Transfer RNA from Diacronema lutheri, 73 nucleotides, folded computationally. The RNAcentral record of the sequence draws on ENA. Its mean pLDDT, the model's own confidence on a scale to 100, is 82.

RNA sequence: UGGUAAUUAACUCAGUUGGUAGAGUAUUUCGCUUACAACGAAAAAGUCAAAGGUUCGAUUCCUUUAUUACCAA
Repeated sequence: UGGUAAUUAACUCAGUUGGUAGAGUAUUUCGCUUACAACGAAAAAGUCAAAGGUUCGAUUCCUUUAUUACCAA
């Protein structure tokens, strides 16, 4: 320098012909226990990396940028 892939909750990851976002772990509260753990119930946590475009409507499609990984030179 060129090519490919990834970016979604604190962490690990889902999320289809575009219809308005979820799981597990972790955290908090309550129950249970002498207490802790385990278990049960509930809650909170997201401008879906950034900007722009297409569309009635974008995590999803298009362009650019940023970061990371790999390959080639």